[in-house]
RNA sequence: GGGCAUGUAGCUCAGUUGGUAGAGCGAUUGUCUUAUACACAAUUGGUCCCAGGUUCGAGUCCUGGCAUGCCCA
Numbered sequence: 001g002g003g004c005a006u007g008u009a010g011c012u013c014a015g016u017u018g019g020u021a022g023a024g025c026g027a028u029u030g031u032c033u034u035a036u037a038c039a040c041a042a043u044u045g046g047u048c049c050c051a052g053g054u055u056c057g058a059g060u061c062c063u064g065g066c067a068u069g070c071c072c073a
Base pairs, nucleotide, nucleotide: 001072002071003070004069005068006067007066010025011024012023013022019056026044027043028042029041030040031039049065050064051063052062053061
């Protein structure tokens, strides 16, 4: 320098054909326990990497950029 993939909650990841964004773990509180843990219940969570475009409507489609990983040179 060229190509490909990925970027969504504190972490690991879903998200279908474009239609108001979810799970598990975590954190907090409560019940239980002498106490902690476990278990159970509730609560807590995101400008969907950035900018623009298309559309009535974009996490999703298009363009450019940034970051990370892999391959080629």
This is a predicted structure of a 73-nucleotide RNA (transfer RNA) from a bacterium. It matches the Rfam family "tRNA". From the family's description: Transfer RNA (tRNA) molecules are approximately 80 nucleotides in length. The sequence was found in a public genome assembly. The prediction has a mean pLDDT of 82.